[in-house]
């Protein structure tokens, strides 16, 4: 001195003026006489976040409904483990980066079909002779050239050319042979398992890449969602029965019954306005001791800690702190971030002034 990893704060006290929720106390009002109900007063006490944000997952809860099976669509995708669940997290494995600490990984299948691979290059997947090497024939005096084969060792294109390094081999070469290495199958050992092995056999290599293309395999998901729902319940308008009635008064008709309508009142039932509940004790915080590498679990103790709905949680003044600028070393001035609950809870993601702590690497 330069890095890695994990963690944690979110400026402190104080006066003072509000604002919102709960408790207590008296009071006033209304009363169905039950401290019920509104009301203001007072005392007391609570009153944003690490992300409250994006709403990207998973989960409570509610309600439709009954969600076994298959189709379709959609996400997950090495193992093992944790959890209510997960796409989160915790250990491990394999790959990749770094001297390390560490760090990044959608990391199942490509010997089931299909697709795609620009550009270069002769040839891009039941390979392929451009240039070269060999061999033969034939032409030339010769340098050579034609023309027929062999050949993937050299060159040369490509992101990628059909295992690598040697020896033998051959015309010249090639796993064509052999040795190692590397792959592949079948076993064997560890290891719960993903795998791993200087273990043992067998195959000359048969199968290049690409699945965040299609597709295939395995596992999961019924759907909207606190404006969910659930109770209480005006005015008007409609609805239903009941009475009130004089059997009135209008239609129907020559006329009577009959039949339809109409006033008034009170009752029920849906409903909308409005209002209570859902709504703050919960997969809850703190502490301890036990398992467990750990994610986490179990068990005892102790606390209760926001709850609005035109939407509170907030202004002002002093002091210290903490940072930067000046300084005549007494001080003076200047700053202070992302953002803001809205059933609620695990998580990821993104935004963030300044500062604290541990652990570890060069």
């Nucleotide at each position: 001195g330069a890095g890695u990893c994990g963690g944690c704060c979110a400026g402190g006290c104080a006066a003072u003026c509000g604002c919102u929720c709960c408790g207590g106390c008296a009071c006033g009002g209304u009363u169905u006489c039950g401290u019920a109900c509104c009301g203001g007063g007072u005392c007391g006490g609570g009153g944003a976040g690490g992300a409250a944000a994006g709403u990207c997952c998973g989960g409570g809860c509610u309600c439709c409904g009954c969600a076994g099976g298959g189709c379709a669509g959609g996400g997950u995708g090495c193992c093992a483990g944790g959890u209510a669940a997960c796409g989160c997290c915790u250990g491990g494995g394999g790959g990749g980066c770094g001297c390390g600490a560490g760090c990044c990984u959608a990391c199942g299948g490509a010997a089931a079909g299909u697709g795609c691979a620009a550009c270069a290059g002769a040839a891009a997947g039941c390979a392929a002779a451009c240039c070269g090497c060999c061999c033969g024939g034939c032409c030339g005096c010769g340098a050579g050239g034609c023309c027929g084969g062999g050949u993937a060792a050299g060159g040369g294109u490509g992101a990628a050319a059909a295992g690598g390094u040697g020896c033998g081999g051959u015309a010249a070469g090639a796993g064509c042979g052999c040795a190692c290495c590397g792959c592949g199958c079948g076993g064997g050992u560890g290891g719960u398992a993903a795998c791993a092995c200087g273990c043992c056999g067998c195959g000359g290599c048969u199968a290049g890449g690409u699945a965040a293309a299609c597709c295939c395999c395995a596992c999961c998901c019924g759907g909207a969602g606190c404006a969910a729902g659930a109770c209480c319940a005006a005015a008007u308008a409609g609805g239903a029965g009941a009475g009130c009635a004089a059997u009135g008064c209008c239609g129907u008709g020559g006329c009577c019954c009959g039949c339809g309508g109409u006033g008034c009142u009170c009752u029920c039932g849906g409903g909308u306005a409005g209002g209570u509940c859902g709504c703050a004790c919960g997969a809850g915080g703190c502490c301890g001791c036990c398992g467990g590498u750990g994610a986490c679990g179990g068990c005892g103790g102790u606390c209760c800690c926001a709850g609005a709905u035109g939407a509170a949680u907030g202004g002002u003044u002093g002091c210290c702190a903490c940072a930067g600028a000046c300084u005549c070393c007494g001080g003076u001035c200047u700053g202070g971030a992302c953002a803001g609950a809205a059933c609620c809870c695990g998580g990821c993601u993104u935004a963030u002034c300044g500062g604290c702590c541990g652990a570890c690497u060069c």
Predicted 3D model of a 362-nucleotide RNA (Bacterial RNase P class A) from a marine sediment metagenome. It matches the Rfam family "Bacterial RNase P class A". Gene Ontology terms of the family: ribonuclease P activity, dimeric ribonuclease P complex and tRNA processing. It is annotated as a ribozyme. Of the family's consensus pairs, 95% are formed in the model.